[in-house]
The RNA shown here (transfer RNA) has 69 nucleotides and comes from a marine eukaryotic metagenome. Model confidence (mean pLDDT): 82 of 100.
RNA sequence: GCGUAUAGCUCAGCGGUUAGAGCGCCUGUCUUACACACAGGAGGUCACAGGUUCGAACCCUGUUUCGCC
Numbered sequence: 001g002c003g004u005a006u007a008g009c010u011c012a013g014c015g016g017u018u019a020g021a022g023c024g025c026c027u028g029u030c031u032u033a034c035a036c037a038c039a040g041g042a043g044g045u046c047a048c049a050g051g052u053u054c055g056a057a058c059c060c061u062g063u064u065u066c067g068c069c
C1' cells in the first nucleotide's frame, strides 16, 4: 500500500419487507436401535467507535484482527 471481518464452521447479501444459504446443533416422524430421509426449531451487538442519509451490514473517517505485497 491492497484485501478481509456477517450464525458454531464455510460463505452470500442493489442504501429500503423481519439479515440469508450450505454444513453443523436441537425436537418430531420413521427405525428394535443408529444412520439416511422428511418436517419443524433454536442460534446474529453484521469487528469497534463516530459521521453522512428520511433510512446503513452496505457509503465516509478513525481504531483493531487476520491475510498478501
Stems, first nucleotide, its partner, number of pairs: 001068003005064001008023004016054001025041005047063005

Overview: Its Rfam family is "tRNA". Rfam classes the family as a transfer RNA.